[in-house]
RNA sequence: GGAGCGGGCCGGACGGUCGCUGGCGGCGCAAGUCGCUGGAGGAAGGUCCGGACUCCGCAGGGCAGGGUGCUGGUCAACGGCCAGGCGCAGCAAGUCGAAAGACCCAAGGCGACGGAAAGUGGCACAGAGAACAGACCGCCGAUGGCUGGUCACGGGCCGGUGCAAACCGGGUUGUGGCUUGCCAGGCAAGGGUGAAACGGUGAGGUAAGAGCUCACCGCGUUCGUGGCGACACGAACGGCACGCCAAACCCCACCCGGAGCAACACCAAAUAGGCACGCGACCCGGCUUUGUGCCGGACAGGGCGGCCCGCCCGAGCGUGCGGGUAGGUGGCUAGAGCGCACGGGUAACCGUGCGCCCAGAGGAAUGACCGUCGGGCCGGGAAACCGGCUCACAGAAUCCGGCCUACAGGCCCGCUCCACUU
Numbered sequence: 001g002g003a004g005c006g007g008g009c010c011g012g013a014c015g016g017u018c019g020c021u022g023g024c025g026g027c028g029c030a031a032g033u034c035g036c037u038g039g040a041g042g043a044a045g046g047u048c049c050g051g052a053c054u055c056c057g058c059a060g061g062g063c064a065g066g067g068u069g070c071u072g073g074u075c076a077a078c079g080g081c082c083a084g085g086c087g088c089a090g091c092a093a094g095u096c097g098a099a100a101g102a103c104c105c106a107a108g109g110c111g112a113c114g115g116a117a118a119g120u121g122g123c124a125c126a127g128a129g130a131a132c133a134g135a136c137c138g139c140c141g142a143u144g145g146c147u148g149g150u151c152a153c154g155g156g157c158c159g160g161u162g163c164a165a166a167c168c169g170g171g172u173u174g175u176g177g178c179u180u181g182c183c184a185g186g187c188a189a190g191g192g193u194g195a196a197a198c199g200g201u202g203a204g205g206u207a208a209g210a211g212c213u214c215a216c217c218g219c220g221u222u223c224g225u226g227g228c229g230a231c232a233c234g235a236a237c238g239g240c241a242c243g244c245c246a247a248a249c250c251c252c253a254c255c256c257g258g259a260g261c262a263a264c265a266c267c268a269a270a271u272a273g274g275c276a277c278g279c280g281a282c283c284c285g286g287c288u289u290u291g292u293g294c295c296g297g298a299c300a301g302g303g304c305g306g307c308c309c310g311c312c313c314g315a316g317c318g319u320g321c322g323g324g325u326a327g328g329u330g331g332c333u334a335g336a337g338c339g340c341a342c343g344g345g346u347a348a349c350c351g352u353g354c355g356c357c358c359a360g361a362g363g364a365a366u367g368a369c370c371g372u373c374g375g376g377c378c379g380g381g382a383a384a385c386c387g388g389c390u391c392a393c394a395g396a397a398u399c400c401g402g403c404c405u406a407c408a409g410g411c412c413c414g415c416u417c418c419a420c421u422u
Stems, first nucleotide, its partner, number of pairs: 001418010012373007020039008041393001045404002048402005053260004065256005070084005085113001086111003094103003114251002119249002121245003136191002138187003143184004148179008157170005199217006218240001219238008264330004274321006283297005301313004337356008374391007
């Protein structure tokens, strides 16, 4: 310098005017008003996980139910984070190749990653066969059988030559070799199906084949070495069992009480109901259809704006206590807090010191406009520049740690590989 990855941060700036809201102070009986000052986020969002806090429940243990799940660390806790292990996929570079491509694969990416030799269960379609597997095409047909051909040898028959021995020819039969077709049978190498076909590659071997045998790889068991550990490396032995699925039931280990700030606590009207105490008629006369009736009088108390008279109503009235509602207050923002420096740690994170105070509303404030600058888009222009439009996602609600999701634009850093220079 180039390429590929990964991470962090910011997310309009300044000024003015008018508003909203918390705090402090002045004035005011109060309502309010004036001054100073604070006033959204990296996600305030989704409400997915974990805690603080509050109330209810709770001796302890177990069952049921739910959650988590490689190892070590971190943390208040976590399903988060950090580091490591193993596995998977794979770009650049590299190797091979004419190419297609194959192998290998840095940094980086992805993984619900305990157990499938405890048990139960599942493996669609296709396919011959899907877990005590199987034979469609195919290979063989050694062994056994049928069948045809051919060769060799032997037996007997016929014909010819010959006195005979014998020779020649023909067909027949038996045995053996080779061989055609078929069957029984053998095989699982190759083809084919599939997500997956009961170890892989090569050699030997065989009738053809096959862990049948051997070498290497894989796998398993045992041992050794290294590591806290997950695990890695090595040796010996084993001829290969033990396919995949637990995001199927299940087994194992660990964790988990419920509800949530509309929690919860305090203050506390009106009305109604509860309790206690006090006051007051429930009495008198008449009528009567004998009833919970009617009429008149008396009476605590009440109404007619305060008082008196008067009129009307009249069986309840008054005081206190306690619970709850409306309403109000607290909870409520100083905290697992933020910034900087130093130290420990690979890191997450932790410790020490110094400095800082950083929204607290409650139908719910945090807004609107203007100017200058900045970014983006469009138009004009040769250019300088001019004009117009526009400013990502989104907005606290008890608080905190995470995760996930949304986000215009901009800035910075790190890792690996390659090339060059010193």
This is a predicted structure of a 422-nucleotide RNA (Bacterial RNase P class A) from Quisquiliibacterium sp. The RNAcentral record of the sequence draws on ENA. The coordinates come from a structure-prediction model, not an experiment, and the mean pLDDT is 81. The gene name in the source record is rnpB. NCBI's taxonomy places the organism under Bacteria, Pseudomonadati, Betaproteobacteria, Burkholderiaceae, Quisquiliibacterium.